[in-house]
């Protein structure tokens, strides 16, 4: 200097003019609802987006058992909680910094593994190799017979070759008619026992052994743990208006209700359901002080926690923050010039031109995902210079 990996921060600033919203102060008016004028404090986001998780809060629910359903899935921590975050273990990817993981179970059961291939879950013989039989051919021998070979029949084999993503451990040997963990040595794997390290998941080592017991659960499933429901249009209060009718079921032989579905049990219960028709849609609370933010010290590898101090930062409701001007700042390009350095190279200043992203609350927080402009730091690799 280039390429990359991980983490943090900002989301232009200042001033002026005009124009907005809540609240507060002053003056004036008032039909007591509020209006006008002046002034003051404050006034969008890191994602306000997605609505994917978890909660706080509100209401229903006296409370229980079972089935089904949904979610999570290594260990240890953090947190109000989570499917989140941190650290570590194992596996995989990358030269590396680092990144990824639907990370328990295939010996509970079921399913699937196309095509090719003999054979793809208890297998399998295509090409081969070996033995036997008779038949044929050739050579040797001229007694018996021996060697080699062709096709056929019978038997043995899974070492060699082939097929495939994957073929029932690997290498070397013993042995055999030829072979084979049949046996042996070493290695890998699996299992038992022991030793050491670690909170643990696991790691390292020793010893013994049948010799070796496919893959797939992001297939169904099994196991472990977790799980009431609905949601601020929740819900509470005030004012005001109206109109009931019909049908069916029911009133202790209990309709119906008890808010994810079903069953049991328990409780409440005189009304319930449907159709037609009438009135209302106004105001207030909830509504912003929070698992809040900032600074310092401190514990911890970290996530995060503790202690002390400081701060109050929208609460709208047909729904507010916009427009213009100037200066400065940031980024990009280009031209010029100075400085630093042994060098590779770097920094500062000035002129001209251009650019500034993603995007806006509506109960509030903690996360995750997605979109996006700029700056800073650490680390890895490559190259160059001394």
């Nucleotide at each position: 200097a280039g390429a990359g990996u991980c983490g943090g921060c900002c989301a232009g600033a200042c001033g002026g003019u005009c124009g907005c919203g809540u609240c507060c102060c002053c003056g004036g008016g008032u039909c007591c609802g509020c209006c006008c004028g002046g002034g003051g404090c404050c006034g969008a986001g890191g994602a306000a987006c997605g609505u994917c998780c978890g909660g706080a809060c509100u209401c229903c629910g006296a409370a229980g058992g079972g089935c089904a359903c949904g979610g999570u899935g290594g260990u240890g921590g953090c947190u109000a909680a989570c499917g989140g975050c941190c650290a570590c273990c194992c596996g995989g990817g990358g030269c590396g910094a680092c990144c990824c993981g639907c990370g328990g179970g295939a010996c509970a059961g079921u399913g699937c593994c196309a095509c090719a291939g003999a054979g793809a879950g208890c297998a399998g013989a295509c090409c081969g190799c070996c033995c036997c039989g008779g038949c044929g051919c050739g050579g040797c021998a001229u007694a018996c017979g021996c060697c080699a070979u062709g096709a056929c029949g019978g038997g043995g084999u899974a070492a060699g070759g082939g097929u495939g993503a994957a073929a029932g451990g690997g290498u070397g040997g013993u042995g055999u008619a030829a072979g084979a963990g049949a046996c042996c040595a070493c290695c890998a794997g699996c299992g038992g026992c022991c030793u050491g390290g670690g909170u643990g998941a696991c790691c390292a080592g020793g010893u013994c052994g049948g010799c070796u017991c496919g893959g797939u659960a992001a297939a169904c499933c099994c196991c472990a743990c977790c799980g009431g429901g609905a949601g601020c249009a929740a819900g509470c209060c005030c004012a005001g208006a109206c109109a009931g009718u019909g049908u069916g079921c029911g009133u202790u032989u209990g309709a119906c209700g008890g808010c994810g579905g079903c069953c049991c049990g328990c409780c409440g219960g005189a009304g319930c359901a449907c159709a037609c028709g009438g009135g209302u849609a106004g105001g207030g609370c909830g509504c912003u002080c929070g698992a809040g933010c900032c600074c310092g010290c401190u514990g911890g590898c970290a996530a995060c926690g503790g202690c002390g101090g400081g701060c109050c930062u929208a609460g709208a409701u047909g729904g507010a923050u916009g427009a213009c001007c100037g200066u400065c700042g940031c980024c990009c390009g280009u031209c010029g010039c100075g400085c630093g350095g042994u060098g590779a190279c770097g920094c500062a200043c000035g002129g001209c031109g251009g650019g500034a992203a993603c995007a806006g609350g509506a109960u509030c927080c903690g996360g995750c995902g997605u979109a996006c402009g700029g700056c800073c730091g650490a680390c890895u690799c490559u190259u160059c210079c001394c």

Notes: Bacterial RNase P class A from Nostocoides sp., 386 nucleotides, folded computationally. Rfam family: Bacterial RNase P class A. It is annotated as a ribozyme. Rfam describes the family as follows. Ribonuclease P (RNase P) is a ubiquitous endoribonuclease, found in archaea, bacteria and eukarya as well as chloroplasts and mitochondria. The prediction has a mean pLDDT of 78. Of the family's consensus pairs, 97% are formed in the model.